Large-subunit ribosomal RNA, domain VI from a Pseudomonadota bacterium, 261 nucleotides, folded computationally. The prediction has a mean pLDDT of 86.

Context: one part of a larger RNA
RNA sequence: CGUACGAGACUUGAGGGUAUGUCUCUUUAGUACGAGAGGAUUAAGAGGCACGUGCCUCUAGUGUACCAGUUGUCCCGCUCGGGGCAUCGCUGGGUAGCUACGCACGGAAAGGAUAACCGCUGAAUGCAUCUAAGUGGGAAGCCCCACCCAAGAUCAGGUCUCGGCAGCGCAAGCUGGAAGGCCCCUGGAAGACUACCAGGUCGAUAGGCGGGAGGUGUAUGCGUGGAGACACGCGAGCUGACCCGUACUAAUGGCCUAUUG
Repeated sequence: CGUACGAGACUUGAGGGUAUGUCUCUUUAGUACGAGAGGAUUAAGAGGCACGUGCCUCUAGUGUACCAGUUGUCCCGCUCGGGGCAUCGCUGGGUAGCUACGCACGGAAAGGAUAACCGCUGAAUGCAUCUAAGUGGGAAGCCCCACCCAAGAUCAGGUCUCGGCAGCGCAAGCUGGAAGGCCCCUGGAAGACUACCAGGUCGAUAGGCGGGAGGUGUAUGCGUGGAGACACGCGAGCUGACCCGUACUAAUGGCCUAUUG
């Protein structure tokens, strides 16, 4: 820009893509078959491996804005208590998120036409012959089925819902601006940018604050004991991303647009 008014939703599926794996064991059955040795078709069930998709309850990893311990040195005048630097100084743990080594699920089943092949009927060729006319079965393969994208599928599809005025002007047109949308702003388990999604005071979108979960593991101060190092006295103190609540802070403001062919 188009899709013959402007919008918001929900869709159909022409067409395209993804996937399609394989093994072992048990029963049927030591049966059929076979002199024996050996040893099934079939049918039913179970469990793996690899691959793929999703997820974080569990297990495990990371977790440089969480907690604790600790060495050296410098600083806060000193003690105490802290801060900086040393790979995040080192060490022990660890929320959310992201992950696999973890968890869940998938390949199925059905249908159609076939290949090799197996048949029925059957002449040419009074027999025979699956083939010449006709007709049935038959594969991890083909079409469909499953999942994903998809109406620029220009043959541009379908359904539902919303809005389709007012003023001025002889007219061309001008002004306002419906439904709706955009810029902008607060953000996001969305993201390279864009897009997408949640919100913008008629508000819980983010921060803060309150409470909680989870994590660390008994803070500071004081007391007691000890010569001292230190120990004891509280699940204490602190706490990023998680959950719930709460307008305290920030979401100010601005614009486009059908009215016609």